[in-house]
A computed fold for a 349-nucleotide part of an RNA from a metagenome, annotated as small-subunit ribosomal RNA, central domain.
Rfam family: Bacterial small subunit ribosomal RNA.
Context: one part of a larger RNA
This record gives sequence, structure tokens and C1' cells, in this order.
RNA sequence: UUGGGCGUAAAGGGCGUGUAGGCGGUUUUAUAAGCCUGGUGUGAAAUACCACAGCUCAACUGUGGAGACGCGCUGGGAACUGUAAGACUAGAGUUCAGGAGGGGAAGCUGGAAUUCCUGGUGUAGGGGUGAAAUCUGUAGAUAUCAGGAAGAACACCGAUGGCGAAGGCAAGCUUCUAGCCAUGGACUGACGCUGAGGCGCGAAAGCGUGGGGAGCGAACAGGAUUAGAUACCCUGGUAGUCCACGCUGUAAACGAUGUGCACUGGGUGUAGGGGGCGUUGAGCUCUCUGUGCCGUAGCUAACGCGUUAAGUGCACCGCCUGGGGAGUAUACUCGCAAGGGUGAAACUC
Repeated sequence: UUGGGCGUAAAGGGCGUGUAGGCGGUUUUAUAAGCCUGGUGUGAAAUACCACAGCUCAACUGUGGAGACGCGCUGGGAACUGUAAGACUAGAGUUCAGGAGGGGAAGCUGGAAUUCCUGGUGUAGGGGUGAAAUCUGUAGAUAUCAGGAAGAACACCGAUGGCGAAGGCAAGCUUCUAGCCAUGGACUGACGCUGAGGCGCGAAAGCGUGGGGAGCGAACAGGAUUAGAUACCCUGGUAGUCCACGCUGUAAACGAUGUGCACUGGGUGUAGGGGGCGUUGAGCUCUCUGUGCCGUAGCUAACGCGUUAAGUGCACCGCCUGGGGAGUAUACUCGCAAGGGUGAAACUC
């Protein structure tokens, strides 16, 4: 609990879709619910407020007034909001003619490397480190050549670059599929924005069932180091990492910056489109959409932000309210579990 805030001090939901709700373009007519205004009834008295008066004053008491602008009834107004009917095209969308892209799913294929197996050549080391050792090798290793097998990841291109709502996405090809952008027509005619709940998606690790297992590698074992060394370094190595299906639902899920719309000087790169100029060449220039840097005004506690705003405004949602206790306890709920969501208080400074 008014308010003030949320890049870094506490605070933007991980992201979308969308229900209720909130908010909503231009215009005409009607209506009169909201709104404005007149009349009337009522809102008892006492108290409180103002003026005056009575007790010698005051407290106290009395008389009069104002107010309560709240509700009901009734008359009027029509700018704005609402409601009803109609119209419009600047918001939003559909379609046609073009374009770029690691957007998603499935399938097929490729080369380099690694490990293993077989065979050839060949001989005493190899490997590893700061130095070593564990380890490996005369039962022929390392090296080298040929052949074969397997799994995983795709060097260069590669970028300050592209796509996606976010998580994320990169060898090549094919099929299916979603979104986006510019220009110019045609069409619909406010169909829009946001979004409590709901629903869906959601890295890594983890879980279940079944496969797979080259390399790497929690746990574990050994060797070193060390005062010790449950580590850092080395040699091995199981889960896992990979695939299919199902679950989990969390991250510094970050731009630590919610979404949408409008407005507000510039300069300079870059990606994708369109127009104009140019000997149709190099190029110059205008413009839309994205992505960077620098900076004006302004903002900011400062750092910094600065048309991709943290500037100026509007709409809607989420969230914060001293530190610890504590993201704990409890209850509920989701989950196979691990655990997740919601989420206190005593006490203490």
C1' cells in the first nucleotide's frame, strides 16, 4: 500500500499462443447508461461549523443560519465515453507478381581425423611431464605402407554476417513444412494492442525403456606433487556424451533492459530488397527492413543510454518495498525419482 520504482542498487515472467478482462482509427444518424444542468422529496433531533443572545465571564445553554451534494423522482443538454444502425481506408489482414536465409522435420550420401582389427617393411624403444613415474614394447611396440570396421563431429568458407518467439540452428543433396522482407496492383473493412488463469515450446545435467559406444570423460583406481593433497599434472576408466520414444521444466534461460504503437538532429560500416543517375562500367544517390559502431538534444547517482532509447508519451501485463533467517518451514500441487511451482513466521542486526 498513497506513492515511488524495476540495465548495474530490491524488482521484467525463460519464450510464445491465446480465454476472461482492460484499452482502442476516421465519419454520419439515433439513444441518453456514464457525464453536465434546473426543479422537487429526503438525508430526524442532539452534536460539530458560523452569527447573535442568556447565566457577572467561561464551561454550559438558547435562537437563527449555512452545510451535508449522498440517494430517489422529474424536466433539459449532447461535446466526450458507452450502446444501436450505416459508411470509410490511413491500423490490421488476404491474395498475385519477386527475394534472402546454419528456421523446423525426415531420408540419403561424402571427405579429413581418431581408435580398433588384419597383413607388409622395420628395430628398440614409445608415451608422458616442470621433472618423473604409473602405462606400453623383443609374445616385435612407436614409426611407415596397404586393406577393413566402428562411432561421433563437420576444418577452410566464417563475418562486427544470416535465420528463429525464446531455447537454439553450420559437410552436401532430396522431400515435406513454417516464418520474414521490399515494390506495385486487387480485395476484406477496425477484423486491432495487451493479456490474470489456461495451453504449447523450452540449453545442459538428470530419470525410464530399448539400442549404440570411436573419442572425450563425473565417479573410481593407480602414478606424481605436497607438511598433507580426498585437488590442480599424468596413465587408465564406469555412468554419461550419440539414437528412438517418454519424463523432467530449470540456467549469469542476459541486452542482467516485458510487449505493442507514436514522436524526437546527425555521421559511418554491414546483410537483404526496391527506385533514380551514370559511356549501362567503376560508381554516385534516394528509400524500406535487419544488424553494429560513434555521437546531438534529452535522460541517468554515476557508469552509460542515445530513431535497435535507459529520450518524450499512451495502452496492457509481470514484479519490487532493509539485511539475515530463507527460496527455508508448513499446506497444497506437479514429478518415477532427483526435485520443481506457490511460499511464511518467530528470532536477530

The coordinates come from a structure-prediction model, not an experiment, and the mean pLDDT is 89.